FMN riboswitch aptamer (RFN element) from a Clostridia bacterium, 140 nucleotides, folded computationally. The sequence was found by an Rfam model in a public genome assembly. Its Rfam family is "FMN riboswitch aptamer (RFN element)". Gene Ontology term of the family: FMN binding. Of the family's consensus pairs, 100% are formed in the model. The prediction has a mean pLDDT of 84.
[in-house]
This record gives sequence, C1' cells and structure tokens, in this order.
RNA sequence: UGCAAUCUUCGGGGCAGGGUGAAUCUUUGGAUGAUUCCCGACCGGUGGUAAAAGUCCACGAGUCCCGCAUGGAGUCAACCAGGGACAGAGCUGGUGGAAUUCCAGCACCGACGGUAGAGUCCGGAUGCGAGAGGGUUGCC
Repeated sequence: UGCAAUCUUCGGGGCAGGGUGAAUCUUUGGAUGAUUCCCGACCGGUGGUAAAAGUCCACGAGUCCCGCAUGGAGUCAACCAGGGACAGAGCUGGUGGAAUUCCAGCACCGACGGUAGAGUCCGGAUGCGAGAGGGUUGCC
C1' cells in the first nucleotide's frame, strides 16, 4: 500500500413581509380565521462527470407487486435480504484545451398522511438510508 474481519462517529435544508376570507361563533356591530389560495420570500441528500450540478448519469428516501428463483426469521399468517415496475425539473450566451457543473440572464422541479388545497407547518422520524470518516486485529 492492498485485502479481510470487527468496533465506532457522522449522515437534509427552507414562509420574512403582505392580501383575501372557506368555515365556526355572534349581542348581527363584529370576532376568530390558509406558513397550504394570491403577491412575494426561502431551501437543495449521496457518488460520478477533462471544471465545482436540485434540473447530465447513477443511487438513496417514496408507492405497488413478487419474495414458491435463492437465502434468513418463522411455521396460520405477517417479516427481512433480494428482484421487478412506477416515480421530478434547463435552456441560451460568455470564458476556457475541457463546463446542461463556473460567470451572466431568464426559467423550472420537489413523496405520503393530517389540516381551508403544503417542497417550507404537524406526523411516521431518537426511523430508514445512499454514503463520508476514525480505530482495532489478521494476512500479503
């Protein structure tokens, strides 16, 4: 240095300020009232990429089916690994050897449940997790 085993740490951000007023209550004057609607504001996981990415490639998280092809747990079933399908968004110009990644401009996208309709509130979640580090032992 490489490989193997094992322990351990980390591993997602965001409604400022306004407008309207469904619904509810009411002494019928009004009050409460959408961070979700409207104006506007703000945010961007991981690995890769001749040069740095929310919008290029791939992965993770999410939904459905299988899990009887194989394995684990279990033995009524349910579950895990794993497999399949589904599932977002960008262009132009400039610089340069090289950039849909930098600069300029104008855009676009964002799971499920709850609730006045949610990328941002509450919840599953002290969860899952792509992955990023550190230590120990052994072998070469």